[in-house]
Context: one part of a larger RNA
RNA sequence: UGAACGUUGGCGGCAGGCCUUAAACAUGCAAGUCGAGCGGAAACGAUGGGAGCUUGCUCCCAGGCGUCGAGCGGCGGACGGGUGAGUAACGCGUAGGAAUCUACCCAGUAGCGGGGGAUAGCCUGAGGAAACUCGGAUUAAUACCGCAUACGCCCUAAGGGGGAAAGGGGGGGAACUCUUCGGAGACCUCUCACUAUUGGAGGAGCCUGCGUUGGAUUAGCUAGUUGGUAGGGUAAAGGCCUACCAAGGCGACGAUCCAUAGCUGUUCUGAGAGGAAGAUCAGCCACACUGGAACUGAGACACGGUCCAGACUCCUACGGGAGGCAGCAGUUGGGAAUAUUGCACAAUGGGCGCAAGCCUGAUGCAGCCAUGCCGCGUGUGUGAAGAAGGCCUUAGGGUUGUAAAGCACUUUCAGUAGGGAGGAAUCAACCAAAUUAAUACUUUGGUGAAAUGACGUUACCUACAGAAGAAGAUCCGGCUAACUCCGUGCCAGCAGCCGCGGUAAUACGGAGGGAUCAAACGUUAAUC
Numbered sequence: 001u002g003a004a005c006g007u008u009g010g011c012g013g014c015a016g017g018c019c020u021u022a023a024a025c026a027u028g029c030a031a032g033u034c035g036a037g038c039g040g041a042a043a044c045g046a047u048g049g050g051a052g053c054u055u056g057c058u059c060c061c062a063g064g065c066g067u068c069g070a071g072c073g074g075c076g077g078a079c080g081g082g083u084g085a086g087u088a089a090c091g092c093g094u095a096g097g098a099a100u101c102u103a104c105c106c107a108g109u110a111g112c113g114g115g116g117g118a119u120a121g122c123c124u125g126a127g128g129a130a131a132c133u134c135g136g137a138u139u140a141a142u143a144c145c146g147c148a149u150a151c152g153c154c155c156u157a158a159g160g161g162g163g164a165a166a167g168g169g170g171g172g173g174a175a176c177u178c179u180u181c182g183g184a185g186a187c188c189u190c191u192c193a194c195u196a197u198u199g200g201a202g203g204a205g206c207c208u209g210c211g212u213u214g215g216a217u218u219a220g221c222u223a224g225u226u227g228g229u230a231g232g233g234u235a236a237a238g239g240c241c242u243a244c245c246a247a248g249g250c251g252a253c254g255a256u257c258c259a260u261a262g263c264u265g266u267u268c269u270g271a272g273a274g275g276a277a278g279a280u281c282a283g284c285c286a287c288a289c290u291g292g293a294a295c296u297g298a299g300a301c302a303c304g305g306u307c308c309a310g311a312c313u314c315c316u317a318c319g320g321g322a323g324g325c326a327g328c329a330g331u332u333g334g335g336a337a338u339a340u341u342g343c344a345c346a347a348u349g350g351g352c353g354c355a356a357g358c359c360u361g362a363u364g365c366a367g368c369c370a371u372g373c374c375g376c377g378u379g380u381g382u383g384a385a386g387a388a389g390g391c392c393u394u395a396g397g398g399u400u401g402u403a404a405a406g407c408a409c410u411u412u413c414a415g416u417a418g419g420g421a422g423g424a425a426u427c428a429a430c431c432a433a434a435u436u437a438a439u440a441c442u443u444u445g446g447u448g449a450a451a452u453g454a455c456g457u458u459a460c461c462u463a464c465a466g467a468a469g470a471a472g473a474u475c476c477g478g479c480u481a482a483c484u485c486c487g488u489g490c491c492a493g494c495a496g497c498c499g500c501g502g503u504a505a506u507a508c509g510g511a512g513g514g515a516u517c518a519a520a521c522g523u524u525a526a527u528c
Stems, first nucleotide, its partner, number of pairs: 001525001003524005010376006016369002018334001023332003027329003032075003037072002040068002044066002047062007082287003091212007100204003105200007113147001115145002123136005153162003167192006176185003213259003220250003225247008262284004266277004289310005312323004340366001342365003348362001349360004379409004389400004413469001415464005423455001429447006472517005477498003483512005493500002
């Protein structure tokens, strides 16, 4: 050190966890949302009506209500998440530049008039095993298309020419129109949308200087090649593309070719200079079974979109179809080696929505693993008859050793029981202001505290019991801290280097003793 292996293993905090096959994938989930755009009503519920009766159930009717499957439409699926195959490149880093685009957001200016034809759904018919497909009839819109208007906008030969829109929701005193007498329309007002255009913010595309691995046992490379003119193309400069013209352009200051490699902030090491690395986190790039292509769109040449080709897998009625975990889990394989098919949207953030809210394997958490770092514990004091036992012995004794037992204490952590923060803010309600004809509606500000917690038996605190549940690993010839006995007899074996072992081995194996680290200790691999 993203480690692995051997032995051992009490607790907690914070991190990390397929480095190998960018190998193949069962299953579930990972991108939806809006009924305040639209026609509507498959399901559920409430309410009302009817029928049957088993008297509290079943069936039928009613979009009038809460809602809402499928469908049209809008916004989002270009973010977030993964991986590092490719790439030696304006890819990245840094410093600059001009010929550009930009949905949602903010600010300014000006508008928002009047028409039309379709189409899905529904109904109906047909084909097909399926995926699905093809007719007929009918219908709506913030879907689509003309017309009108044009401050600013675009084109221009400067005369002129071109070009837009959509409505939805809340509230309302009087008068007006229609009316099935319920109401609807028009009008006023607030708000969210819509159209044109200007500026901004954030985002994106493009160009350039410099820097960016190894090989010369790679020395020449290049025809759209280098430049010009004209045209095309793009949001935009440009051989980006085409025609014509010229013959250029790059290269020992290393072109071309080959090999290797995502780049950076950073990380490790080192006194520094340097050297090595590019896991986690953050920025950029590239990719999404392999190769190619465009469509839609503000933005893609699009991981969970489309089309074509290929390999592979699956279904098939053999005619034809379906699929893409380098999202989160998980499986097989590979490997020395790397985790749960968990909980929740409570918080942070994202998408949609006026909002309530819905979705969110982003995220927040939990589970597994001594993988790492850090912290804590495995008791404390006393205790010589220097007990027993072990080992050694010159047989006197020495050592294990205050170690144990005994006595007196403590209770961290773990255990049991009880209490218990913070992560919670939005928002409802009330008040004020703005707007307005209005005290309504809406918006803003303030007060305020009803409700909302996955984690969670949370952190933390208190009580209870009892030393009670908690120590190993390697080494002891020198380097290098730590020595004796027995066994073995160049055997068995050890070993990082020097080297030990052939009958007294401090070096092999065991025992006693000792040394060093310690929930770890050794070994291997890698780097400084």

Background:
This is a predicted structure of a 528-nucleotide part of an RNA (small-subunit ribosomal RNA, 5' domain) from an uncultured marine bacterium. The prediction has a mean pLDDT of 84. The RNAcentral record of the full RNA draws on Greengenes. Its Rfam family is "Bacterial small subunit ribosomal RNA". Its family is annotated with structural constituent of ribosome and ribosome in the Gene Ontology.